The RNA shown here (transfer RNA) has 74 nucleotides and comes from a Planctomycetota bacterium. The sequence was found in a public genome assembly. Its Rfam family is "tRNA". Rfam's curators write: Transfer RNA (tRNA) molecules are approximately 80 nucleotides in length. Its mean pLDDT, the model's own confidence on a scale to 100, is 81. The organism belongs to Planctomycetota, within Bacteria.
């Protein structure tokens, strides 16, 4: 350097251009003599800047950071 690939809540995943959800967590109540589980709620993200568009996590352009491949240098 070049090709491919990933980046979304504390982590792990979903989301055909149209209300960003599940799960495990955290916190609060229930239940329990405590704890545990179990049940109610809650809780907080789309890597960055631009475009396209009536709308962008999604498409397009540039840039970060990661991980494979190959390549150059030593």
């Nucleotide at each position: 350097u070049g090709a491919g690939g990933a980046u979304u809540a504390g982590u792990g995943c979903a989301a055909c251009g149209g209300u960003a959800g599940c799960a495990c967590g955290c916190c609060u109540g229930a239940c329990u003599c405590u704890g545990g589980a179990u049940c109610a709620g809650g809780u907080a993200a789309u890597c960055u800047u631009g475009g396209u568009u009536c709308g962008a996590a999604u498409c397009c352009a540039a840039g970060a950071u990661c991980c494979u491949c190959a390549g150059c240098c030593a």